A computed fold for a 92-nucleotide RNA from an uncultured Bacteroidales bacterium, annotated as NiCo (Nickel/Cobalt) riboswitch aptamer.
[in-house]
RNA sequence: CCCGUAAAUUGAACAGGCGGUUAUUUCGGAAUAAAUGACGCAGCCGGGCCGGAUUUUUCCGGCAGCAGGAACUAAAACCCUGUGGGACAUAC
Numbered sequence: 001c002c003c004g005u006a007a008a009u010u011g012a013a014c015a016g017g018c019g020g021u022u023a024u025u026u027c028g029g030a031a032u033a034a035a036u037g038a039c040g041c042a043g044c045c046g047g048g049c050c051g052g053a054u055u056u057u058u059c060c061g062g063c064a065g066c067a068g069g070a071a072c073u074a075a076a077a078c079c080c081u082g083u084g085g086g087a088c089a090u091a092c
Base pairs, nucleotide, nucleotide: 010089011088014086016045017044018043019041020039021038022037023036024035025034026033048063049062050061051060052059053058065083066082067081068080069079
């Protein structure tokens, strides 16, 4: 230097999610809100894992993290609710 394995971290307009815009419908006097679809618009994420059952397929459960609620003079922790994730590149 090259090749292979592993991988912190970081990145992004992959997919996907939220947000936004827009159309239709519903509630409604209206505003507002909700549901469904379309639009990348590029604003925010884009995902670390573990265990069990199952021959496989598949299913069930759990941890970290994240969002909200509540608590407290305020904050953190605890508690409650939801979510908890496929791939790609990077390479300490």

Its mean pLDDT, the model's own confidence on a scale to 100, is 76.